[in-house]
RNA sequence: UCUCGAAAAGCCGAACCCUUUGUGAGAAGGGGACGGAAAGCCACGGGUCUUUUCCUCCAUAGCGCCUUUAAGACAGCCGAGCUGCCGAAA
Numbered sequence: 001u002c003u004c005g006a007a008a009a010g011c012c013g014a015a016c017c018c019u020u021u022g023u024g025a026g027a028a029g030g031g032g033a034c035g036g037a038a039a040g041c042c043a044c045g046g047g048u049c050u051u052u053u054c055c056u057c058c059a060u061a062g063c064g065c066c067u068u069u070a071a072g073a074c075a076g077c078c079g080a081g082c083u084g085c086c087g088a089a090a
Stems, first nucleotide, its partner, number of pairs: 003090001004087002011036002016031006034076001040082002044079003047074005
């Protein structure tokens, strides 16, 4: 130094509740801790989800389902990329 993950300090903060915000998925703040060694950053690939998006088809009374275009959300779903605290054993 790398792999790795004992200990300690510190860090983050699931569900749930409250407030605000967004059409929505969600987001921000407060409380709260299930967990986390990248639960730090990043929507590049896959995935999930949303929509007041587009096209086609069936149908047509309103709707609705699948696929798809677009615009978005999720980094605590899995990968890629970038960065990073501590230091037992091996």